RNAcentral holds the sequence, with entries from ENA.
Transfer RNA from Harttia sp. pi JM-2024, 71 nucleotides, folded computationally.
[in-house]
RNA sequence: UGGGAAGUGGUGUAGCGGAAUCACUUAGGGUUUUGAUCUCUAGGAUAGGGGUUCAAUUCCCCUCUUUCCAU
Numbered sequence: 001u002g003g004g005a006a007g008u009g010g011u012g013u014a015g016c017g018g019a020a021u022c023a024c025u026u027a028g029g030g031u032u033u034u035g036a037u038c039u040c041u042a043g044g045a046u047a048g049g050g051g052u053u054c055a056a057u058u059c060c061c062c063u064c065u066u067u068c069c070a071u
Stems, first nucleotide, its partner, number of pairs: 001070007010024003018054001026042005047063005
């Protein structure tokens, strides 16, 4: 310098334009003499900005960050 990939709760991860998934974690309850385990409930996320569309995590553009390849 050129080309490619990725960005989703605190962490990791799914989602073929139509109500954002699951696990761990966190808070509370049940069980237990206590703790662990088990179980129930709740909280918490689409990198930022713009565009297309009745409707965008999804499609398009720009920016930022990380990463890979070549030079």
Background:
Its mean pLDDT, the model's own confidence on a scale to 100, is 81. Its Rfam family is "tRNA". Rfam classes the family as a transfer RNA. NCBI's taxonomy places the organism under Eukaryota, Bilateria, Actinopteri, Otophysi, Harttia.